[in-house]
Molecule: Lysine riboswitch aptamer
Organism: bovine gut metagenome
RNA sequence: GGUAGAGGUUGCGAAAUUUAUCAGUAGCCAGGUGGAUGCUUACAGGAGCAGAAGAAGCCUGAGGAAAGGGAAUUUUGCCGAAAGGGAUAUAGCUGUAAUAUAUUUCUUGGGCAUACAGUGAACAACUGUAUGACUGUCAUCUUAGUAUGGAUGGUGCGCUAUC
Numbered sequence: 001g002g003u004a005g006a007g008g009u010u011g012c013g014a015a016a017u018u019u020a021u022c023a024g025u026a027g028c029c030a031g032g033u034g035g036a037u038g039c040u041u042a043c044a045g046g047a048g049c050a051g052a053a054g055a056a057g058c059c060u061g062a063g064g065a066a067a068g069g070g071a072a073u074u075u076u077g078c079c080g081a082a083a084g085g086g087a088u089a090u091a092g093c094u095g096u097a098a099u100a101u102a103u104u105u106c107u108u109g110g111g112c113a114u115a116c117a118g119u120g121a122a123c124a125a126c127u128g129u130a131u132g133a134c135u136g137u138c139a140u141c142u143u144a145g146u147a148u149g150g151a152u153g154g155u156g157c158g159c160u161a162u163c
Base pairs, nucleotide, nucleotide: 001163002162003161004160005159008079011078012077013076014075015074016073017072018071019070029061030060031059032058033057037050038049039048040047041097042096043095044094045093082108083107084106085105086104087103088102089101090100091099109135110134112132113131114130115129116128117127118126119125136155137154138153139152140151141150142149
């Protein structure tokens, strides 16, 4: 250097189907009130549209969703699987932010629980940081000569087997 594997019964992703929630919410329609602004992701500018033939807001009525995220089942790709931070570029009128994609670089062995922060309709879930025990693997020491158990420490460009 090549090849093949292991961690875990909630390993990490993706797709499809069903389903709870989203929600009796939003948009649309009708009536009342109100009395000048409202819409195009947020803010500012610009452009356009609607508006005293009545804007926004609020109340009532009719009717009434969807996406993202969750759960179950099935299929499938894998073991830096994947996730996140920074930078650069592109996208929608311009600028900043946000979002999505691509490239590059840095961090993280794995899941769980708790706390805080962020996203989110949410007390779900996800992401980040910290703490805790558990677990995989390696090194050193010890147990008993091996297995095995224990202690300490490290962690994926790692570990095991083989050529």